Transfer RNA from uncultured Roseovarius sp., 72 nucleotides, folded computationally. The prediction has a mean pLDDT of 81. It matches the Rfam family "tRNA". From the family's description: Transfer RNA (tRNA) molecules are approximately 80 nucleotides in length. NCBI's taxonomy places the organism under Bacteria, Pseudomonadati, Rhodobacterales, Roseobacteraceae, Roseovarius.
[in-house]
RNA sequence: AGCGAUGUAGCUCAGCGGUAGAGCAUCAGAUGGCAAAUCUGACGGACGGGGGUUCGUUUCCCUCCUUGGCAC
Numbered sequence: 001a002g003c004g005a006u007g008u009a010g011c012u013c014a015g016c017g018g019u020a021g022a023g024c025a026u027c028a029g030a031u032g033g034c035a036a037a038u039c040u041g042a043c044g045g046a047c048g049g050g051g052g053u054u055c056g057u058u059u060c061c062c063u064c065c066u067u068g069g070c071a072c
Base pairs, nucleotide, nucleotide: 002070003069005067007065010024011023012022013021018055026042027041028040029039030038048064049063050062051061052060
């Protein structure tokens, strides 16, 4: 080289065509002598790059790249 996967928030993952979510983390507040725990809230994404299809794509198609797997 071949086969088939993977890529979405700082991390782990949802989201099978119609305005992108959760948990953890971080920050702030409440409660507490202080802290932890608990509760409330906030912050944070052009969904790996490019192209195509479509009125419209994280989602479908093509190509490249990343990571790991199978086989040789």